[in-house]
Molecule: Bacterial large signal recognition particle RNA
Organism: Candidatus Brocadiia bacterium
RNA sequence: CCGCGCUAGACGGGGAGGUAGCGGUGCCCUGUACCUGCAACCCGCUAUAGCAGGGUCGAUGCCUUUUCGAGGCUGCGGCUUUUUGAGGUAUCCGUCCGGCAAGCAGCGUUGACGGCCGGGUCCCAGCAGAUAGGAAGGCGUGAAUCUGGUCAGGCCCUGACGGGAGCAGCCAUAAGCGAUCUUACCUAUGUGCCGUGGGGCAGCCCGGCCUGAGCAGGCUACCGGAUGGGUCCUGAAGGGGCCCGGUCGACAAAAGGUGCGCGG
Repeated sequence: CCGCGCUAGACGGGGAGGUAGCGGUGCCCUGUACCUGCAACCCGCUAUAGCAGGGUCGAUGCCUUUUCGAGGCUGCGGCUUUUUGAGGUAUCCGUCCGGCAAGCAGCGUUGACGGCCGGGUCCCAGCAGAUAGGAAGGCGUGAAUCUGGUCAGGCCCUGACGGGAGCAGCCAUAAGCGAUCUUACCUAUGUGCCGUGGGGCAGCCCGGCCUGAGCAGGCUACCGGAUGGGUCCUGAAGGGGCCCGGUCGACAAAAGGUGCGCGG
């Protein structure tokens, strides 16, 4: 140096989560990488930390260290953005209330404010007329018998003359019923130009007299208060992006290492 047979080892790794811890199943990253069974109310193990069975390669396709670094996790870290809700807000805009009477507008010597008087508005009564109801009067109707008059026929008394009670019918009427009219009546409701008596009279309206210059508060300004909005500020919770720090780290690169036996 070559050949054969083995052994170690390899046939993917990592992050978060979960777990006392490790690995796996499920998720994510890397990127290509034997098969079968098991497993989230989990499965298998215990620091040599998936288990069980089978297969292939076999000292390079393996191992170690360093670098790079996808990606994940993390830090009341920094900046920025967004959502929700809280508090404040001098100045700004709006609304309302009160004040003032400076400006504008209005009323006022054809008389403001104020004062006095009278009337109305209010209450009671009265009057008038309206409506509704009642009452009364007149009209119509209205009784098998227990209303009246007249009572055919029939009945009763009588020797006779004569007398009596009385049904139906007719006439009339009582209570009742009905419609309409009328009113010297009563009640209720509301009205009243003109017009009556009494009471009341705070306010308002009208009129008269006295006085003689203000009145009023619509708009603006100003002052005070309440409230809504805008703006700005403060702090809270949550989400997104970028940067910085910590931690794990696939893929990749570089360096180093690489067993046993037999034969030539």